[in-house]
Notes
The prediction has a mean pLDDT of 83. This is a predicted structure of a 1409-nucleotide RNA (small-subunit ribosomal RNA) from an uncultured beta proteobacterium. Rfam family: Bacterial small subunit ribosomal RNA.

RNA sequence: UGCAGUCGAACGGAGGCUGGAGGGAGCUUGCUCCCGCUAGCCUUAGUGGCGGACGGGUGAGUAACGCGUGGGUAACCUGCCCUGGAGAGGGGGAUAACACCGCGAAAGUGGUGCUAAUACCGCAUGAAGCUAUAUGGCCGCAUGGCAGAAUAGCCAAAGGAGCAAUCCGCUCUGGGAUGGACCCGCGUCUGAUUAGCUGGUUGGUGGGGUAACGGCCUACCAAGGCGACGAUCAGUAGCCGGCCUGAGAGGGUGACCGGCCACACUGGGACUGAGACACGGCCCAGACUCCUACGGGAGGCAGCAGUGGGGAAUCUUCCGCAAUGGGCGAAAGCCUGACGGAGCAACGCCGCGUGAAUGACGAAGGCUUUCGGGUUGUAAAGUUCUGUCUUCAGGGAAGAAGCAAGUGACGGUACCUGAGGAGGAAGCCCCGGCUAACUACGUGCCAGCAGCCGCGGUAAUACGUAGGGUGCGAGCGUUAAUCGGAAUUACUGGGCGUAAAGCGUGCGCAGGCGGUUUUAUAAGACAGAUGUGAAAUCCCCGGGCUUAACCUGGGAACUGCGUUUGUGACUGUAAGACUCGAGUGUGGCAGAGGGGGGUGGAAUUCCACGUGUAGCAGUGAAAUGCGUAGAGAUGUGGAGGAACACCGAUGGCGAAGGCAGCCCCCUGGGCCAACACUGACGCUCAUGCACGAAAGCGUGGGUAGCAAACAGGAUUAGAUACCCUGGUAGUCCACGCCCUAAACGAUGUCAACUAGGUGUUGGGGAAGGAGACUUCUUUAGUACCGCAGCUAACGCGUGAAGUUGACCGCCUGGGGAGUACGGUCGCAAGAUUAAAACUCAAAGGAAUUGACGGGGACCCGCACAAGCGGUGGAUUAUGUGGAUUAAUUCGAUGCAACGCGAAAAACCUUACCUACCCUUGACAUGUCAGGAAGAUUCCAGAGAUGGGAUUGUGCCCGAAAGGGAACCUGAACACAGGUGCUGCAUGGCUGUCGUCAGCUCGUGUCGUGAGAUGUUGGGUUAAGUCCCGCAACGAGCGCAACCCUUGUCAUUAAUUGCCAUCAUUUAGUUGGGCACUUUAAUGAGACUGCCGGUGAUAAACCGGAGGAAGGUGGGGAUGACGUCAAGUCCUCAUGGCCCUUAUGGGUAGGGCUUCACACGUAAUACAAUGGUCGGUACAGAGGGUUGCCAACCCGCGAGGGGGAGCUAAUCUCAGAAAGCCGAUCGUAGUCCGGAUCGGAGUCCGCAACUCGACUCCGUGAAGUCGGAAUCGCUAGUAAUCGCGGAUCAGCAUGUCGCGGUGAAUACGUUCCCGGGUCUUGUACACACCGCCCGUCACACCAUGGGAGUGGAAUCUGCCAGAAGUAGGUAGCCUAACCGCAAGGAGGGCGCUACCACGUGGGUCAGGCC
Repeated sequence: UGCAGUCGAACGGAGGCUGGAGGGAGCUUGCUCCCGCUAGCCUUAGUGGCGGACGGGUGAGUAACGCGUGGGUAACCUGCCCUGGAGAGGGGGAUAACACCGCGAAAGUGGUGCUAAUACCGCAUGAAGCUAUAUGGCCGCAUGGCAGAAUAGCCAAAGGAGCAAUCCGCUCUGGGAUGGACCCGCGUCUGAUUAGCUGGUUGGUGGGGUAACGGCCUACCAAGGCGACGAUCAGUAGCCGGCCUGAGAGGGUGACCGGCCACACUGGGACUGAGACACGGCCCAGACUCCUACGGGAGGCAGCAGUGGGGAAUCUUCCGCAAUGGGCGAAAGCCUGACGGAGCAACGCCGCGUGAAUGACGAAGGCUUUCGGGUUGUAAAGUUCUGUCUUCAGGGAAGAAGCAAGUGACGGUACCUGAGGAGGAAGCCCCGGCUAACUACGUGCCAGCAGCCGCGGUAAUACGUAGGGUGCGAGCGUUAAUCGGAAUUACUGGGCGUAAAGCGUGCGCAGGCGGUUUUAUAAGACAGAUGUGAAAUCCCCGGGCUUAACCUGGGAACUGCGUUUGUGACUGUAAGACUCGAGUGUGGCAGAGGGGGGUGGAAUUCCACGUGUAGCAGUGAAAUGCGUAGAGAUGUGGAGGAACACCGAUGGCGAAGGCAGCCCCCUGGGCCAACACUGACGCUCAUGCACGAAAGCGUGGGUAGCAAACAGGAUUAGAUACCCUGGUAGUCCACGCCCUAAACGAUGUCAACUAGGUGUUGGGGAAGGAGACUUCUUUAGUACCGCAGCUAACGCGUGAAGUUGACCGCCUGGGGAGUACGGUCGCAAGAUUAAAACUCAAAGGAAUUGACGGGGACCCGCACAAGCGGUGGAUUAUGUGGAUUAAUUCGAUGCAACGCGAAAAACCUUACCUACCCUUGACAUGUCAGGAAGAUUCCAGAGAUGGGAUUGUGCCCGAAAGGGAACCUGAACACAGGUGCUGCAUGGCUGUCGUCAGCUCGUGUCGUGAGAUGUUGGGUUAAGUCCCGCAACGAGCGCAACCCUUGUCAUUAAUUGCCAUCAUUUAGUUGGGCACUUUAAUGAGACUGCCGGUGAUAAACCGGAGGAAGGUGGGGAUGACGUCAAGUCCUCAUGGCCCUUAUGGGUAGGGCUUCACACGUAAUACAAUGGUCGGUACAGAGGGUUGCCAACCCGCGAGGGGGAGCUAAUCUCAGAAAGCCGAUCGUAGUCCGGAUCGGAGUCCGCAACUCGACUCCGUGAAGUCGGAAUCGCUAGUAAUCGCGGAUCAGCAUGUCGCGGUGAAUACGUUCCCGGGUCUUGUACACACCGCCCGUCACACCAUGGGAGUGGAAUCUGCCAGAAGUAGGUAGCCUAACCGCAAGGAGGGCGCUACCACGUGGGUCAGGCC
C1' cells in the first nucleotide's frame, strides 16, 4: 500500500455537461456572458435497502456431547430461493443532508432553523395467526399431537421503473428446500505418590426467561447426585476422513486436500440482525505501538504479498478477473490477494538427456609388479553416423460457455516444420564382517575412524592419499523422527523350582468362573433383507495429456452403527426336577493341634552345717578369676528359676508361624466305615479382616542357667574378633504393640486325567493260622526309585515342574534402589506403597573342559625323614650386579642367567675407544684398457701406506699374426659390505616341565550343545605295564624292547700281547707255544623259564632252587602332544627397516684385566684319621711328527744340553697318589695354613709395562670348623686320592674323561617341595603372581535435604465495582397515542442487583541460585 462493497429503477439535495423556449448585459449585430424555468446525461457526501455471520487464515484454548458414529425434537428457528392462498384503505409527526452560530491542535462535536423517502408512528380491515373458555372427532409409547366450529381480546402493508403491456418490490399466511439449534446411546490420552467429590449441588412445585426443552434463572420444599466399570484433581492434546509402517492384529501420526469445532492483541460485554455475542463492527478494562498544542486521541496481517526478530529451516510488496465461484443491482456494470496463472527453491514424484556404431599397435600417461608382466581398457585417439534436450528461423492452438456478435491473464506458451553442429550438460557415498566392492604408499595407540563388533603401539584390504573397484545417479551421503525386525508388554503371541517373577498363611464381601436334566424366553450369538457408512484417498477395469507422474468415468471396498425378519445348538434369564460336587446326621480311630489349671523327677546355681587340705578352674599354651577369712572334692538339709534325657523315628498334628515330662477341665480340625438326609448350597478372590519365628518396644513381675553391650586376660604387626574369666539388658510370666525372615518345597489355591516298584503312619475289609502273627486288598497321609511326558540344563515325574480347566498374585537388562520424596501404619525402631536423574554393555542361570584350593582319597621322586660330606664365616681364583671409564664390546637374568656363549682376551682374536688412512672398496660377478704372476732390495712413516731400483717371462691353441685360462694394475657403473635394529616378523638349533606317564585319533554310542565314552572302575606295575570287568571296538605318538658299554662262558684268530710245559736270559731276553691272561669279531646266556605260597583259577607279588648274573643285572644314547611371544638376527640362513667418502675397509696404541661394595660357583685351609722326612707297592683311559721325547751330562730347581726310539698293544709323555714300613712334631696361630710382599731366575712368544705361567731364597696375612638359611648323595654310590685329553705358541683351582681306596643310613609317608590319577568346590580362563572389597585425598557430573529469595498457574475470603443487561424505583427529562384541560400511557437519564480487571491468604506443580 491495496484485500467488501453495491444500488440514483427507495429519498431529498449538491456539482458538472448538453438541449429547448425566455429574460438581461456587453457591444464587434451575431457572437459572448449572466439570470431563473424546463428536458436529459454524468458524478455522489448523506438518509434508506441488501451484503459485511460467506469466502480467506490459524490451532492458543478445549479430555468436552468438542469430535466420530447411530438415533431423537409430539421441545425448535430459518433472510434471499421454489410452490400455494389472501391483501396493500386512509392519515400523522419527525430527522440527517443543508444553512447559520459555536467548542476543539486533532479526532470529532454542541445549539438553533429548514426538508424527503421503500426511514418512523397511530387508525380501519382481518381469510389466516396468537391467547382464553368449554365441547365433541381422528391419531400417538408418554408428556400429547392434528384439523375444525363458536365467543371474546390482540396484530399488517410501500412503493419504484415504463407511453403501455408489464416487470421489480411490500404485508399476512400454508407447504417445500437449504442452513442452523438442542437432547440421547456408544467410542475417544496419561497419572491412584490424585480416593473421595458436590450447595444451584440432585429432585419437586410456583414463577421468570428462550426460537425451543431444561436449575437456564428465581422463591419455597425434600436430601439427594457422582465414584474402584476410576468420580474429583493434575499433566498433555484441536477431533475425524485419512497418512506412514506392519503378513495381519497392531503401533505411530493428524502437513497438503475434505468435514466439524474453537479463536481473531489479552479479558469482559452486549447491540443490530433471519443469522454474531461478529478477523478487516461497537462499548469497557489491561498490555503494547503511534500522534499531540499534554487537554486528549488513533491502532490490531492467526487474509495475500512484504519487513524485523527468533530459528537448523520455509518463497514474489508479480499478472488477471479471460475461466470457475461469490456480493449488490431490473440491467449495463462495479467489487472479489476467493480463484485462474506466472515467479523462486532438486523440497517431493515422474519422464528425458549428457551421444551411437566401429576401433589393438592392446598407444601414451597413471597405478602396480615375482620385472616376465598385469591393470586402467574398446576406454581414448581415429573413422562413420544420429539430432532427443539446447540454439536460430517459419507456422501456431484447445481452454469461449447461453440466439448471435464480442471477450485469453497464461502466451507467440504447448505443439508442428526446417537448418546447424558431438558441439553446451556427472556427481556423491562406499570397498574389515554384517554388506556388493583391494592393492600400494604415508602414519606408528600419534593423527584419526567408528551404526554394532571393533581398527591404529613399523609390513593397517578398518586412519590419510593414490590407482583400481562396487553401488546409486541429477542426484548422493549425513542428521533428526516413526513403524518393522522385537514372540523385547506376548489379543493374535511370553513367562514365574534354580535365569526377573508365587503375596508368610488363612477366612472372605464385590468381581470372575461354575454339575445333570426339562420347558419357556430371545439379552448375547448366528443367518437373510434393508437404511446409513459424504466426497477425495487405497484396490480393480476403462478413458485423456507422445509415456509416466498427474487428471478423469465406472465398480468394488469402507471389516462400523441402526431397523427388521428368522433360528433356538451354546452362554445368560425364569420356572421345575435330579444326585455324582458340597454339606449334615450315626458309629469308630490316631495325634508334641490350641487355651487354662495342677503336679513330678534329674541336673545347674546359691545358702547353711559337717568331713577335709592346697589347690581349683581354664587353654593349642597361658593368664585374668576363685581359694588358708578354708576353695575345689565329699556328705546332709534347704531355696529358687528355667528346660523336659531315654522313648524319638526322612514318626505325628496344625493354614502357616509352629507344637514334646505327667494329670485334669474347655475346645478346633482331620481320617475311616456303612447307611440316611439337604439338593449346586460350589471354586477362586482385588479392597478388607484375622493369625504370624526370632529380635525389638511399653507397663508390672520374675531371674537358676545362658548371654548382646561392657570389663579384664590372652592371641596378633594391630585384634574394637575368633579363645578364656566375669557380666547387664534379654531369654521366663501377664497385658499391650511391632508385622518382618533363606516366613523355602526358593514350587499360589481348587478340580479332572495319565505305567509301575519299595518303605513307613492312621483306619477298614478278605484269606490263612491254636496263637503270636503272616499274606492280599482298599483309603487318607509321608519318604525313596523310576516309564511316558516336560525342562536351557540340573532335574520333576499320580503329593508333577506331565496333559487340561477356573480364579488370584507377580515379572519385563544390570547398577542407582527396595533407596529418595509424598501418603498410610507405628511409642520408637521401623514397616508398607514406591520413582527419577545419572551410569554400564552387560548382569544372570545351568552345564562343559581346564587351572587352582592353608578340600578329600590313592601313588611316586634324595621330596621329607635316617645318614655322610659340603655351602653360608677366612684367603685366593672365576663369573655377575653396581660404580667408574674415552672404551671398560655384545648377549644370558627365579628354578631353567651368574668357572654361562668363551674347548684358552699380552698383539691377533675384537665386535669397543682414541688417532691416522681408503672409497667399486679387504671379498663376489659382469665390461674395457694395460701387464704374466712373482721374487729381491732401498728411502720416509708408529704402521697402514707412499716413492723408487733390480730380476722375471711361464701354461693351452696356432705355421705366424694373434686368441684363450689363471693372476696383477688402472677406469666407469651395476653393485659389494654391515658382529647395525627388530628372536614380539621368521627358519634352524637349544633349554625347561621331564625319562614325568602321559597325549591323541577312526568308527560306534550318549548329549540340543560345549563335550563325554574309549583313557573311568577292581587289582597290579618303574610305566595308559599287564589282567579282569565295562557301549565300546580298534589304532597312533610316548613306556618297554631293538642300539652302545660293562659283568660270565664258548668258538675263531694270535702281534707289538701272554708264558703252564721244554730250553735259555740280569730281564718273556731269545727259541718255542697260544693252554691261560689279554685283544677283537661272532655267538650263547635271564625268559618270572622251574618249585612252593598268596591272589578270582587272571595279571602279578613273596620266598626258594639253579646260575657269573634274578626279576627293566649296572651305566649310556634315546625326550610324546604341548607350555614358557623361554634363549639365540653375535654360529648359520632369512623378511622388513636403516648406513653407503660410512654404522663399510685398513693400521698403531689402548680397553674387554678398572674397584668403597653385593651375590653366585669353585680351589686351599683351619690340622695328629694330620704335617714333614726317608724307604717301598699297585692303575685305567688317553695324547704324540710344526709332535712325544728315552738313556746320559749340567743346574737346589724351573730348565738347559743331548740325540736313541716312535706315524705307536712295539717308542714316549710316565715318577701314579692316597696306601704300606720307619722317623719326627705334641695341641700351639704351631714343623698347621699358605695369602701377600721383596729379591733372583726359567720358559713360550715379534713383544710378558698395563696383562702370562713356572722355579728358588726370604716374608708368613686371615683362618682354631663357620648366624639365619641352604646344597649334593641310596653302592662300587658319597667321601677321598691321583692320572689324562680338548682348547693351546704360552697360560687351568674351569671343563670333559679315567682309574685307586671305599662307607653310613632309609622306621616310614604325618609334614616341606615337585609330579601323576580319581573326586569335590569355584564369582578363576592372562587361569590364585587369578579375581576382588571398603575407607581416605583432590577435581568434576547427576540427584536428595537445606536457612532463605524472586516469578507464574489454580482455589478461596473480603473490599471494590468500568462497560453492559433485566427487573424495580425516591429524583429529573420527555415529538407522534388518549384526554377540552390538569394529566396519563409509553420512553430516557440517575440509583439499585449481577459481573471483568485490581487486592489478601492457602494449596499444588515447576524453574533458578